[in-house]
RNA sequence: CGCUUAUCGAGAGUGGCUGAGGGACAGGCCCUUUGAAGCCACAGCAUCCCGGGACCGAACGACGGACGGCUGAUACGCCCCUGUCGCUCCCCUUGGGUGCUAACUCCUGCGAUGCCAAGCG
Numbered sequence: 001c002g003c004u005u006a007u008c009g010a011g012a013g014u015g016g017c018u019g020a021g022g023g024a025c026a027g028g029c030c031c032u033u034u035g036a037a038g039c040c041a042c043a044g045c046a047u048c049c050c051g052g053g054a055c056c057g058a059a060c061g062a063c064g065g066a067c068g069g070c071u072g073a074u075a076c077g078c079c080c081c082u083g084u085c086g087c088u089c090c091c092c093u094u095g096g097g098u099g100c101u102a103a104c105u106c107c108u109g110c111g112a113u114g115c116c117a118a119g120c121g
Stems, first nucleotide, its partner, number of pairs: 013042005021031003025109004043101004048097006057089002060086006068079003115121001
């Protein structure tokens, strides 16, 4: 970067400018002059990515250690216990980036089957 599958009912705004639309699309259903979308300022939510710090826990790897077990073999070959270091994940914290800050991804959109009041059920 491309393709495919699964999952996605949580969370989060104030002000200024502006002035008719917006919720991707279609059909619905909603939001909107009690200002839509957009732009600006500051803020927030998420932990998706990166960096710094902390370090509870877990797995893995390297080096080392004591006893015991397995085996024909005091084997250090394997198992078990343990220390140090490394690394990944989890957790906490602190900055940056990114996305977001109405409604179950707002609902449905494809396939199959059944009901039916034939309705956009």